[in-house]
Molecule: RNase P RNA; transfer RNA
Organism: Gemmatimonadota bacterium
RNA sequence: CGGUUCCGUCGGACGAUCGCGUCGCGGGGAUGUCGCCUGCGCCGAGGAAAGUCCGGGCUCCUUGGACACGCUGCCAGGUAACGCCUGGGCACGCCGCAGGGCGUGACGGAUAGUGCAACAGAGAGCAGACCGCCGAUGUCUUCGGGCAUCGGUAAGGGUGAAAGGGUGGGGUAAGAGCCCACCGCGAUCGUGGUAACACGGUCGGCAUGGCAAACCCCAGCGGGAGCAAGGCCGAAUAGGCGGCGAGCAGCAGUCCUCUGCGAUCAAGACGCCGCGGGUUGGCCGCUAGAGCAGUCGGGCGACCGGCUGCCGAGAGAAAUGAUCGUCCGGUGCUUUCGGGCACCGACAGAACCCGGCUUAUAGACGGAACCGACGG
RNA sequence: CGGGACGUAGCGCAGCCCGGUAGCGCACCUGAAUGGGGUUCAGGGGGUCGCGGGUUCGAAUCCCGCCGUCCCGA
Numbered sequence: 001c002g003g004u005u006c007c008g009u010c011g012g013a014c015g016a017u018c019g020c021g022u023c024g025c026g027g028g029g030a031u032g033u034c035g036c037c038u039g040c041g042c043c044g045a046g047g048a049a050a051g052u053c054c055g056g057g058c059u060c061c062u063u064g065g066a067c068a069c070g071c072u073g074c075c076a077g078g079u080a081a082c083g084c085c086u087g088g089g090c091a092c093g094c095c096g097c098a099g100g101g102c103g104u105g106a107c108g109g110a111u112a113g114u115g116c117a118a119c120a121g122a123g124a125g126c127a128g129a130c131c132g133c134c135g136a137u138g139u140c141u142u143c144g145g146g147c148a149u150c151g152g153u154a155a156g157g158g159u160g161a162a163a164g165g166g167u168g169g170g171g172u173a174a175g176a177g178c179c180c181a182c183c184g185c186g187a188u189c190g191u192g193g194u195a196a197c198a199c200g201g202u203c204g205g206c207a208u209g210g211c212a213a214a215c216c217c218c219a220g221c222g223g224g225a226g227c228a229a230g231g232c233c234g235a236a237u238a239g240g241c242g243g244c245g246a247g248c249a250g251c252a253g254u255c256c257u258c259u260g261c262g263a264u265c266a267a268g269a270c271g272c273c274g275c276g277g278g279u280u281g282g283c284c285g286c287u288a289g290a291g292c293a294g295u296c297g298g299g300c301g302a303c304c305g306g307c308u309g310c311c312g313a314g315a316g317a318a319a320u321g322a323u324c325g326u327c328c329g330g331u332g333c334u335u336u337c338g339g340g341c342a343c344c345g346a347c348a349g350a351a352c353c354c355g356g357c358u359u360a361u362a363g364a365c366g367g368a369a370c371c372g373a374c375g376g
Numbered sequence: 377c378g379g380g381a382c383g384u385a386g387c388g389c390a391g392c393c394c395g396g397u398a399g400c401g402c403a404c405c406u407g408a409a410u411g412g413g414g415u416u417c418a419g420g421g422g423g424u425c426g427c428g429g430g431u432u433c434g435a436a437u438c439c440c441g442c443c444g445u446c447c448c449g450a
Base pairs, nucleotide, nucleotide: 001372002371003370004369005368006367007366008365009364010363012327013326014325015324016323017322018321020044021043023041024040025039026038027037028036029034046347050358051357053356054355055354056353057352058226059225060224061223069222070221071220072219073218074088075087076086077085078084089107090105091104092103093102094101095100108217109216113215114214115211116210130157131156132153133152134151135150136149137148138147139146140145165183166182167181168180169179170178184206185204186203187202188201189200190199191198192197230284231283232282233281240275241274242273243272244271245270250261251260252259291310292309293308294307295306296305297304298303328345329344330343331342332341333340334339377449378448379447380446381445382444383443386402387401388400389399396433404420405419406418407417408416409415426442427441428440429439430438
């Protein structure tokens, strides 16, 4: 200097003019309801506002508890909480001669029980003699051995994703944890560590293969719905309840049946008045908060605490844009090497609010590790 | 804005729960019967199981993340 991977930050800057929206203070027109017109001022998208995948706040429903169901799962810590984050352990992968470094991990339990393993293969789970190896008996023999029967054998071959510890030695007719050493596994004890776990000693001859993102067991967490939650104010029309008036043998929307009320003078229908519920609509919820910036301190870190300063959209189907100039970055053309011209600057976009994760994203900057080239 | 379901051949659907061969009907192709067509009969072809990862010996099926379509709620 270049490249790859990972992590972090930013994601165009400044100025002018015009336009749009909320809010505040004015002016004007209409005039009980107008989302009116207009002047000035403040403010006006994001790192993901997205997916709605987790966790909360808030609100309503709910007497309480358990089961069911769902989710999570090494250990410790952070946090309001989490399936998130930090640190550590273990496993796997890559790099390196090595000390080690980087990345990934749904990483509790397979001696609690039930279940699954197609095809192939002799045998697939208290395993299994197909080939092979070995022995005995019989028989044949060209004396090398062959064939048949009965046994032994899991060392070798073959099948399979997987064949009941691995390597080496002893042993044996051939073999076998049958015996021994080391490794693995299990039990137990000690040491270090908060713990996961690591290291070491002793014992056990192997009894205990895989799958729990199969049922399940263990431990922990979770009540349900969602701002269209929910609260307040409340027109017209229709419907509910009550009162008064007038009024008649019927009345409960229409037809039929049943039931009930009614001559104790009613009820319905009609008119007037009142009450309560509630739709359109209006207001609240609504944005000052697990907030942001700076600084100091604690902690390996996630993060926490103190102090100072700041207020940064909140509206309805919904504003946040455009042009010009200077600059920034990239590409192409051109050059009198000073520069000039043209084009491009992503993904996307609030609608109750936060903390995460995931996904989309042109380009720029910073850092770490590794690789390559050149120089010292 | 909030909530829920679905995606398998050209079309409509099974299979998924409880993992091992992808199947049914219509459509398509070939042949037969007919003078020809339809109908019928016999045979056949056609599938990235929406996409990408993971678990497993093995995934349409189990788990996770995206994409698309449809439905419901004032």